[in-house]
Context: one part of a larger RNA
RNA sequence: GAUUGAACGCUGGCGGUAGGCUUAACACAUGCAAGUCGAGCGGAAACGAUGUAGCUUGCUACAGGCGUCGAGCGGCGGGCGGACGGGUGAGUAACGCGUAGGAACCUACCUAGUAGUUUGGGAUAGCCAUUGGAAACGAUGAUUAAUACCGAAUACGCCCCAUGGGGGAAAGUGGAGGACCUUCGGGCUUCACGCUAUUAGAUGGGCCUGCGUAGGAUUAGCUUGUUGGUGAGGUAAUGGCUCACCAAGGCAACGAUCCUUAGCUGGUUUGAGAGGAUGAUCAGCCACACUGGGACUGAGACACGGCCCAGACUCCUACGGGAGGCAGCAGUGGGGAAUAUUGCACAAUGGGCGCAAGCCUGAUGCAGCCAUACCGCGUGUGUGAAGAAGGCCUUAGGGUUGUAAAGCACUUUCAGUAGGGAGGAAAGCUUGUGGCUUAAUACGCUAUAAGUGUGACGUUACCUACAGAAGAAGGACCGGCUAACUCCGUGCCAGCAGCCGCGGUAAUACGGAGGGUCCGAGCGUUAAUC
Numbered sequence: 001g002a003u004u005g006a007a008c009g010c011u012g013g014c015g016g017u018a019g020g021c022u023u024a025a026c027a028c029a030u031g032c033a034a035g036u037c038g039a040g041c042g043g044a045a046a047c048g049a050u051g052u053a054g055c056u057u058g059c060u061a062c063a064g065g066c067g068u069c070g071a072g073c074g075g076c077g078g079g080c081g082g083a084c085g086g087g088u089g090a091g092u093a094a095c096g097c098g099u100a101g102g103a104a105c106c107u108a109c110c111u112a113g114u115a116g117u118u119u120g121g122g123a124u125a126g127c128c129a130u131u132g133g134a135a136a137c138g139a140u141g142a143u144u145a146a147u148a149c150c151g152a153a154u155a156c157g158c159c160c161c162a163u164g165g166g167g168g169a170a171a172g173u174g175g176a177g178g179a180c181c182u183u184c185g186g187g188c189u190u191c192a193c194g195c196u197a198u199u200a201g202a203u204g205g206g207c208c209u210g211c212g213u214a215g216g217a218u219u220a221g222c223u224u225g226u227u228g229g230u231g232a233g234g235u236a237a238u239g240g241c242u243c244a245c246c247a248a249g250g251c252a253a254c255g256a257u258c259c260u261u262a263g264c265u266g267g268u269u270u271g272a273g274a275g276g277a278u279g280a281u282c283a284g285c286c287a288c289a290c291u292g293g294g295a296c297u298g299a300g301a302c303a304c305g306g307c308c309c310a311g312a313c314u315c316c317u318a319c320g321g322g323a324g325g326c327a328g329c330a331g332u333g334g335g336g337a338a339u340a341u342u343g344c345a346c347a348a349u350g351g352g353c354g355c356a357a358g359c360c361u362g363a364u365g366c367a368g369c370c371a372u373a374c375c376g377c378g379u380g381u382g383u384g385a386a387g388a389a390g391g392c393c394u395u396a397g398g399g400u401u402g403u404a405a406a407g408c409a410c411u412u413u414c415a416g417u418a419g420g421g422a423g424g425a426a427a428g429c430u431u432g433u434g435g436c437u438u439a440a441u442a443c444g445c446u447a448u449a450a451g452u453g454u455g456a457c458g459u460u461a462c463c464u465a466c467a468g469a470a471g472a473a474g475g476a477c478c479g480g481c482u483a484a485c486u487c488c489g490u491g492c493c494a495g496c497a498g499c500c501g502c503g504g505u506a507a508u509a510c511g512g513a514g515g516g517u518c519c520g521a522g523c524g525u526u527a528a529u530c
Base pairs, nucleotide, nucleotide: 001530002529003528004527006526007525008524009523010522013377014376015375016374017373018372019370020369021335026333027332028331030330031329032328035080036079037078050063051062052061053060054059087288088287089286096213097212098211099210100209101208102207105205106204110201111200112199113198114197115196116195117194118152119151120150121149128141129140130139131138132137158167159166160165172193173192174191175190176189177188180187181186214260215259216258221251222250223249226248227247228246229245230244231243232242233241263285264284265283266282267278268277269276270275290311291310292309293308294307313324314323315322316321341367343366344365345364349363350361351360352359353358380410381409382408383407390401391400392399393398414471416466417465418464419463420462424457428452429451430450431449432448433447434446435445436444474519475518476517477516478515479500480499481498485514486513487512488511489510495502496501
């Protein structure tokens, strides 16, 4: 000199853009952060509509689930999603990460292709009845449905064995409709969404290897599933991954083992570079989710807001037993030099579910707080010598503060008040037209046109008008390094100090004043790095 996720002191007008627990991976009150689908199912409270009855004539009661709304107060079983998104850096010196390769693998949803979607069955929640418990939560009986579960059939391709042969699947729902049939439910046709098998792709992931990746030798030997082989088991898959048997190997001064420290990288920072330091925000990967262990489900987890066991801690209890996990967003206590609101909205972007409308989303978009950083703007402009007064200095003449002020003439950025006012909005819905599909002018899909229509931010950005210099400057320093000097006070005292050093009666070095210098909504100090 540059830099910082900074802190502290003094001071503080506005805006934009970023950033904001570096410490206790300490403990957490409260609210929210993952749901969705009635177009899978049994069903159905409330609302609206319909019907019936009563009748106070616009209310009440009942009905059925036909049409509409609708998983809703609570709950059931089913599908998909809760493995993403969000947080943290404790552990890890490791194929963890980075980079370059490899072969023995899996991949829900998505895309493209091929072939199917036939026919039966038995249960079980809910509901109902009885009943246990303080609660959490159950128990028994009866009954019922499915895109839940299980058979049979079929098998282009698929799997096993390989001459033959053997094995294995499915589920329906919704819209529309002219003939034909009908038990009036529908069948049937067609479209959409599904379902099954399989091939390929895409995406994501698992595994292996070369090289690189902190300090310590005041750590020199380490290792028995250890190193290799055969066989078997196991896995999606290779492999001592596991097991049996066999061999006795394997690593190490090119640092094994042990100890300490540490998430890694793109980057960031400094430097001319080489290099050094660092790994906040943002992005990629990894690891973790009160501590330790375990598996279940599933395409995917050994699963932050799932399950089981053990432990510590906290809470409830009728003492028999139960409940919990903010390293999600806010917020609280604690620790600390130190780090924010228990905010608004799903309008946009993205995600989950859904045919869709839509619902959910503390992701995200915004707002609030903080000079924490960077950038921009302002705090006026011109004129004005009697060089006013006052202050300070003085050789007492004067000098300086100083065009500075006052005065005069202007301007109005920003802030203030009032008014106007984009863009972020495309979608969606309705109607028309064309195309595709189809038996069809239904439905559906798609393109296009018109109309309608959605904004948290928001009193938005921006523009206009109004008034008045009006509301807006400080901090450090002045001995040398280092830009900037005099007076007074003090008298090795009080004090200063980054280094050299100042102060013991004329201190440009202490304290005050006047003056000056440097920065400026900041200025200094401290800490840290180059």
A computed fold for a 530-nucleotide part of an RNA from an uncultured prokaryote, annotated as small-subunit ribosomal RNA, 5' domain. The full RNA is in RNAcentral, with records from ENA.